[in-house]
RNA sequence: CUGACUGUAGCUCAGCAGGAUAGAGCAUGGGAUUUCUAAUCCCAGGGUCGGGGGCUCGAAUCCCUCCAGUCAGGCCA
Numbered sequence: 001c002u003g004a005c006u007g008u009a010g011c012u013c014a015g016c017a018g019g020a021u022a023g024a025g026c027a028u029g030g031g032a033u034u035u036c037u038a039a040u041c042c043c044a045g046g047g048u049c050g051g052g053g054g055c056u057c058g059a060a061u062c063c064c065u066c067c068a069g070u071c072a073g074g075c076c077a
Base pairs, nucleotide, nucleotide: 001073002072003071004070005069006068007067010026011025012024013023019057028044029043030042031041032040050066051065052064053063054062
């Protein structure tokens, strides 16, 4: 330098042939249970989906660009 893949909650991820209130598990906070803890059960908070722009009635999803990471290839002047 080129190509592919990945980026969504604190962490690990699903959703990605567009359809409208963005989800799960773990973690966190509160409650129930227990003599206490653990376990179990219930509830809650937490995101403008990596940044920007575009197409569209409508974008996490499609297009362009940039950023970060992983892998493969190239170059080694």